[in-house]
The part of an RNA shown here (small-subunit ribosomal RNA, central domain) has 350 nucleotides and comes from a Pirellulaceae bacterium. Model confidence (mean pLDDT): 88 of 100. The source organism's lineage runs through Bacteria, Planctomycetota, Planctomycetia, Pirellulales and Pirellulaceae.

Context: one part of a larger RNA
RNA sequence: CUGGGCUUAAAGGGUACGUAGGCGGCUAUGUAGGUCUGAUGUGAAAUCCCACGGCUCAACCGUGGAACUGCGUUGGAAACCAUGUAGCUUGAGGGAGUCAGAGGUAAGCGGAACUGAUGGUGGAGCGGUGAAAUGCGCUGAGAUCAUCAGGAACACCGGUGGCGAAAGCGGCUUACUGGGACUCUUCUGACGCUGAGGUACGAAAGCUAGGGGAGCGAACGGGAUUAGAUACCCCGGUAGUCCUAGCUGUAAACGAUCAGUACUAGUCUGUGGGGACUCCCACAUCCUCUCGGACGUAGCGAAAGUGUUAAGUACUGCGCCUGGGGAGUAUGGUCGCAAGGCUGAAACUC
Numbered sequence: 001c002u003g004g005g006c007u008u009a010a011a012g013g014g015u016a017c018g019u020a021g022g023c024g025g026c027u028a029u030g031u032a033g034g035u036c037u038g039a040u041g042u043g044a045a046a047u048c049c050c051a052c053g054g055c056u057c058a059a060c061c062g063u064g065g066a067a068c069u070g071c072g073u074u075g076g077a078a079a080c081c082a083u084g085u086a087g088c089u090u091g092a093g094g095g096a097g098u099c100a101g102a103g104g105u106a107a108g109c110g111g112a113a114c115u116g117a118u119g120g121u122g123g124a125g126c127g128g129u130g131a132a133a134u135g136c137g138c139u140g141a142g143a144u145c146a147u148c149a150g151g152a153a154c155a156c157c158g159g160u161g162g163c164g165a166a167a168g169c170g171g172c173u174u175a176c177u178g179g180g181a182c183u184c185u186u187c188u189g190a191c192g193c194u195g196a197g198g199u200a201c202g203a204a205a206g207c208u209a210g211g212g213g214a215g216c217g218a219a220c221g222g223g224a225u226u227a228g229a230u231a232c233c234c235c236g237g238u239a240g241u242c243c244u245a246g247c248u249g250u251a252a253a254c255g256a257u258c259a260g261u262a263c264u265a266g267u268c269u270g271u272g273g274g275g276a277c278u279c280c281c282a283c284a285u286c287c288u289c290u291c292g293g294a295c296g297u298a299g300c301g302a303a304a305g306u307g308u309u310a311a312g313u314a315c316u317g318c319g320c321c322u323g324g325g326g327a328g329u330a331u332g333g334u335c336g337c338a339a340g341g342c343u344g345a346a347a348c349u350c
Base pairs, nucleotide, nucleotide: 004321005320006319007304008303012318014201015200016199017198021194022193023192025088026087027086028085029084030083031082033081034080035077036076037075038074039073040072041071042070049065050064051063052062053061054060091191092188093187094186095184096183097182098181099180103177104176105175106174107173108172109171110154114150115149116148117147118146119145120144121143125136126135162169163168206247207246208245209244210243211242215241216240220236221235222234223233258317259316260315261314262313263312266295267294268293269292270291272289273288274287275286276285299306300305323350324349325348332343333342334341335340
């Protein structure tokens, strides 16, 4: 390389959109590039293969045949691929009517708690721990009441509940706005799937500039513990955490499971629609579509397990793996303000 693989052994890109490319529904009809087939020309000799023969055999050599899996020309076939034309509606999309939702952005508002300030009451402790101490307190703490200020987060509802491509999203109201599901089967008529490069989004921490700063809290200081204690525990506490505008582009970015399509037992359950039944209504029952779970048959699997949300049966496209260490290092390139990111070896060694 061929192959074999990617939940946990090495291996699914963090996620989406999308360029090239690859792949692609049903019917009719044409073309004949691919495809298949006939003829013909060529495919030097030697070699290889077969038969016979010559050196005593063999190697070797000779004669004949086959073969030379290829290419050209020409005749034909038309199922499939390709392509032209004409159509179809089931894939895809549009429309109409309903519906659910922490989907996003911005502005405003609210209560609880916390901290601080001021004032009242009060008068010796408070706080903290395994036990203490540092710490706070007669310059009046802690407790309690009132008023004011501030910042951050939104108890209950809350749920193997919902929404979002992922990251993620949770008080209330308003404005703007994205996506989805169901029903009708009204329109377009294959318009589709995947997607190298590319572009956009992307937790936390971190960086730049300007604000903000209640609580928490890397670093740091102190008190303990201990043989020591650069920790765990305690008292403080700066960056940060918050906002605005940029940058960074990484995570156990996980379902450790790429996207799409089709098919393959069931049972129970939740969410959102529609329908049937019921005089009417009811989540009372049944059917159906969508999404989310639990168990489980066949199958698969090394097993654990998985099992219509597949890790089953198949197809299409992309990404990735190829013994451990060296090493996600060195070097080069590229991106970044930096931190660093992406790409990414070898010697050597077991």